[in-house]
RNA sequence: AUUAGCGGCGGACGGGUGAGUAACGCGUGGAUAACCUACCCGGAAGACCGGGAUAACCCUGGGAAACCGGGGCUAAUACCGGACAAGCUUCUACCGGGGCAUCCUGGUAGAAGGGAAGGUGGCGCAAGUUGCCGCUUCCGGAUGGGUCCGCGUCCCAUUAGCUUGUUGGCGGGGUAACGGCCCACCAAGGCGACGAUGGGUAGCCGGCCUGAGAGGGUGGUCGGCCACACUGGGACUGAGACACGGCCCAGACUCCUACGGGAGGCAGCAGUGGGGAAUAUUCCGCAAUGGGCGCAAGCCUGACGGAGCGACGCCGCGUGGGGGAAGAAGGCUUUCGGGUUGUAAACCCCUGUCGUAGGGGAAGAUGCCCCGCAAGGGGUGACGGUACCCUACAAGAAAGCCCCGGCUAACUACGUGCCAGCAGCCGCGGUAAGACGUAGGGGGCGAGCGUUGUCCGGAAUUACUGGGCGUAAAGGGCGUGUAGGCGGCUUCAGAAGUCGCGGGUGAAAUCCUACGGCUCAACCGUAGGGCUGCCCGCGAAACCAUGGAGCUUGAGGGCAGGAGAGGGGAGUGGAAUUCCCGGUGUAGCGGUGAAAUGCGUAGAUAUCGGGAGGAACACCAGUGGCGAAGGCGGCUCUCUGGCCUGUCCCUGACGCUGAGGCGCGAAAGCUGGGGGAGCGAACAGGAUUAGAUACCCUGGUAGUCCCAGCCGUAAACGAUGGGCACUAGGUGUGGGGGGGGUUCUACCCUUCCGUGCCGCAGGUAACCUAAUAAGUGCCCCGCCUGGGGAGUACGGCCGCAAGGUUGAAACUCAAAGGAAUUGACGGGGGCCCGCACAAGCGGUGGAGCAUGUGGUUUAAUUCGAUGCAACGCGAAGAACCUUACCAGGGCUUGGCAUGCCGGUGGUACCGAACCGAAAGGGGAGGGACCUAAGGGGUAACUCCUGGGAGCCGGCACAGGUGGUGCAUGGUUGUCGUCAGCUCGUGUCGUGAGAUGUUGGGUUAAGUCCCGCAACGAGCGCAACCCUUACCCUUAGUUGCCAGCGGGUUAAGCCGGGCACUCUAAGGGAACUGCCGCCGACAAGGCGGAGGAAGGUGGGGAUGACGUCAAAUCAUCAUGCCCUUUAUGUCCUGGGCUACACACGUGCUACAAUGGCCGGUACAGCGGGAGGCGAUGCCGCGAGGCGGAGCGAAUCCCUUAAAGCCGGUCUCAGUUCGGAUUGCAGGCUGCAACUCGCCUGCAUGAAGGCGGAAUCGCUAGUAAUCGCCGGUCAGCAUACGGCGGUGAAUACGUUCCCGGGCCUUGUACACACCGCCCGUCACACCACGAAAGCCGGCAACACCCGAAGUCGGUGCGGUAACCGUAAGGAGCCAGCCGCCGAAGGUGGGGUCGGUGAUUGGGGUG
Repeated sequence: AUUAGCGGCGGACGGGUGAGUAACGCGUGGAUAACCUACCCGGAAGACCGGGAUAACCCUGGGAAACCGGGGCUAAUACCGGACAAGCUUCUACCGGGGCAUCCUGGUAGAAGGGAAGGUGGCGCAAGUUGCCGCUUCCGGAUGGGUCCGCGUCCCAUUAGCUUGUUGGCGGGGUAACGGCCCACCAAGGCGACGAUGGGUAGCCGGCCUGAGAGGGUGGUCGGCCACACUGGGACUGAGACACGGCCCAGACUCCUACGGGAGGCAGCAGUGGGGAAUAUUCCGCAAUGGGCGCAAGCCUGACGGAGCGACGCCGCGUGGGGGAAGAAGGCUUUCGGGUUGUAAACCCCUGUCGUAGGGGAAGAUGCCCCGCAAGGGGUGACGGUACCCUACAAGAAAGCCCCGGCUAACUACGUGCCAGCAGCCGCGGUAAGACGUAGGGGGCGAGCGUUGUCCGGAAUUACUGGGCGUAAAGGGCGUGUAGGCGGCUUCAGAAGUCGCGGGUGAAAUCCUACGGCUCAACCGUAGGGCUGCCCGCGAAACCAUGGAGCUUGAGGGCAGGAGAGGGGAGUGGAAUUCCCGGUGUAGCGGUGAAAUGCGUAGAUAUCGGGAGGAACACCAGUGGCGAAGGCGGCUCUCUGGCCUGUCCCUGACGCUGAGGCGCGAAAGCUGGGGGAGCGAACAGGAUUAGAUACCCUGGUAGUCCCAGCCGUAAACGAUGGGCACUAGGUGUGGGGGGGGUUCUACCCUUCCGUGCCGCAGGUAACCUAAUAAGUGCCCCGCCUGGGGAGUACGGCCGCAAGGUUGAAACUCAAAGGAAUUGACGGGGGCCCGCACAAGCGGUGGAGCAUGUGGUUUAAUUCGAUGCAACGCGAAGAACCUUACCAGGGCUUGGCAUGCCGGUGGUACCGAACCGAAAGGGGAGGGACCUAAGGGGUAACUCCUGGGAGCCGGCACAGGUGGUGCAUGGUUGUCGUCAGCUCGUGUCGUGAGAUGUUGGGUUAAGUCCCGCAACGAGCGCAACCCUUACCCUUAGUUGCCAGCGGGUUAAGCCGGGCACUCUAAGGGAACUGCCGCCGACAAGGCGGAGGAAGGUGGGGAUGACGUCAAAUCAUCAUGCCCUUUAUGUCCUGGGCUACACACGUGCUACAAUGGCCGGUACAGCGGGAGGCGAUGCCGCGAGGCGGAGCGAAUCCCUUAAAGCCGGUCUCAGUUCGGAUUGCAGGCUGCAACUCGCCUGCAUGAAGGCGGAAUCGCUAGUAAUCGCCGGUCAGCAUACGGCGGUGAAUACGUUCCCGGGCCUUGUACACACCGCCCGUCACACCACGAAAGCCGGCAACACCCGAAGUCGGUGCGGUAACCGUAAGGAGCCAGCCGCCGAAGGUGGGGUCGGUGAUUGGGGUG
């Protein structure tokens, strides 16, 4: 030095984890007079004499191993006996002191019990002596603990009762110690709505997060406590354990095995596997701090100190700084100018954190150790060659993530087209998306940024601080009363609450403040504050509680009066219905919107008399009365509750409320027994109806009534709990009192109680409420916390049942609600209009044809318009053209515009042959122009080079009747010529909004008058404009012709005139102005006069705010999209003209009020030069020839027709009707086949007045008759105008339609063409029930019973002590007993899973 063993101390600390635990477990404060404490410190005293063993070691046996056995030797601070002995322990006695109690404590005396060990140094020959480390006893300290107690500590009451060692006592056992901790006995207690028991969940705290705070959430790191150590049980050792790295047993698992047996326990540090969204190195060191042992050196220490990994968190730093506008390029965008990225970059200058390289290099050690007498010397660092310092190099190597619709800071483009997708909420996306995706740009944060999850906040949205309950969720149906909560005046006491002062505690860390240390900070240190709490002492006495004494106002009582459908019981009355009997009497009654079923000739209904029976009580009767509510109504008697007034006599706070409990409790319903007139669920029949399981009618059972017993609900409502007090008034009514007044009533004032209305303040979201509060306060109870699911399910309780009561969750929605506002709507109301109905006249719907549309067809039948408000509409005129469609043939910078580039410039332009249906192709040939500079030749001028127009080629672009009228402008329709729609200021309302604009009258009118918190104003109405009706003036041709003259067959034909008509310009005239009546003395209405016209004279133009995403991208314009040898453009032909049908709008008819023939009269508006076209001639005619006149009050179109006169037809499919078709013609036009119009002759169809239904019109209107015009080459039954002839009817506003105003209801607001309910069908989702099946948890009964403590015990074993040596005491083993984990059996409890099928629910 290493090592086995004996011995000592330590392995109960340190480290880990949070399974269990709802508990004195934890926190906090106390108690221990009921206790322990090794090592450490202080003090006192001591250590004497002996004894017997046993490991190691040696020999030997068994076993695979783990390990075990036998024989022999030996030591100790190991073990044992004895002695001495204390102030120690126990007992007894006596004397003191103290305490809240049990009791504690001091002294004296006696008895019994009761200790020890040596090791190692110095000196000395030794004996011995002296240190150090130990040893024993006692006292004290320190530290750490044990135990007990007050208070605090989660959820479920769909857990309400729990408990037998349970609660207490006496005695004992046990423990360090109290105790039912354990045992025997005795008693029958103990706990619980202040939440026991049970179930679920959970380690607790300092703290941490959040919050203004109160509070809420949480317990990771650090610190304190507890519990646990594979699972369960147990003890041993020890100062300390029932012991993480000790032991025994049982169980599960893993490993070894020779199958006999053994071994093991990372919730220590690393590490592995598994699980998982996810969590690290099998690192370095004991250098520091701390721990154990040791005298010490030192050893041990995955405690710890460090390093590694991870942006996991906090903090600091960098990725550069300054200059730099031609605002580069590129990107994106654009209104094409630009804007933006953007001083950003490039570029110039600079710096050096960080990086790299080189060099230097700690503190942490004032410690500890060694040597030394000392001074002094030497040694010792894991981190680490780290931090830090110096030098060099070099902008070099270093930026991302989220977002940009609102909340919320940040916007454009493209793509996409309810797709793809986004989304925290609201919500975006269906062709212009700031919301999706991408890009550019921007915003935010930054080595991070977003997302997800969790918690708090906002959330006064569980409201203690700090909410509510009439209608939003919410007052118990009502009373009585228990516990509880709250409670009048005076006084005294004590001091629990309360308050004051002082003390203790509230660990440290954390937090706050200050200062300090790492370059700063994070982090750390020091000091102070705080820790809102608990405990103790002293004090105060107003309030609260308590105790005592008193008081009368709260409450109750007495006495005297009073009202009442208050309740129970007994009796009794009349009217009415019905039934029965009888009389009279005859054909109906009854019933309804109308009927029928039903009743009636067997005599009903009606009527009279008599009788029976049940139920309900007319009038009185009243927002009257009574009652707690439900509720109570003829009269009498009886029993009985409550209330009011007066008096101020008594009691003396006896009060209020009221969880549970108990009682009452409409109707319906139930059980048993009665009763049953009327009424009447169910049911039957008759009606109604599409149906009618309804409403109406005829019947009718339960029931309605009584007795007894259940039920216990309701829109049990004032949707308003009870009590007390206070807070303007006015006016009714019921019951009392007082005063005044009256002869008595009446009446007036006042007071108390009840019951209504109106109303101020106040309250309220508003509505409303307002002394009967929903106001202001106090006290107590009940209840609410988004909608649906659902008052459902499960469980409990109650019930005969029906069901009641208590009462969820999953899932689902972004709302559900209240009050009020504006609209819209109503088979709500009031008032009032309109050819709205009615009253009339004429039509449509039937026929033929025309025209438009749908449909169908087609190569195409181009497109649009689609209820009114599309359909003779865009079309005021499709044979080509138009034309947008189809087929075919062509062109490609295009038929047309602008710009650029190149070429040409004998170029532009004209253009024959030939091909072609045309377009087009083709090009012979012919054939111009402008200009600058230079040059050549010149008289003009011309040539060359160059430029331009033009042309050719190319590039930009043109073009599109392609899409979107839901991207638009403009225009238009419609409600509607309806009388409405708004604004300013003021006022009212929190507000939406109201008022004005409503009301009373009146009007065609929001027209006007009056009233009015409104006063004014605007857009509409009206008027102003045009036209028409009368008159006047002016003017007098082309118009007119009275008078004068002329003149004709006739004629304003001529002279002349401008009187008249007329023309066209101006003016007048009509205003309810006048009269009467009505009305409000108004507005106005009615009547009348006058007047050409009378009450806006007739007609027109004129269309408010707005509605219908109304119509139109095809009039035009226009954003975006699409197209570019075609979706453009040109051409030929075709189509828009189709045709089995259907509809709209028209024309012509069906005939005699007519048709036809002949004769004859009278308009107005208009048009005319590429036009109207006369006289004349031709033609039966359409028309032709011809051409006068006329740019038109002059000429022409231009004979108007119906009408009138005459004739004929005679009721017939006709002399009605004219479709259709044939033939022959005419006209326009390049051209009439598809596809024009007209004429003549011939043909002569349907049709005899039109079903359901439906349209127009109120006066010069309808009806009827013709004329003109635009468009247009031609084509009119259409359209727009014009005049001629010219009616009928309107009682009236009930009904249909549309509209205006006021009001009312509303769950509607894309507004009734709205909204919305339930079944059924389908899909999905969660839940309940269910024969059962499976499992978890806790407990109970019994069986078995390991280890082990305790107790008992014969044989057995046994060194120390005793022993006269036999033996004994004691101990050990064994055995027995109690207890006892796991296990087993059994029946229950509870929770969960699953389950054919089934039930409802939710969503679509």
This is a predicted structure of a 1404-nucleotide RNA (small-subunit ribosomal RNA) from an uncultured bacterium. The RNAcentral record of the sequence draws on Greengenes. Its mean pLDDT, the model's own confidence on a scale to 100, is 85.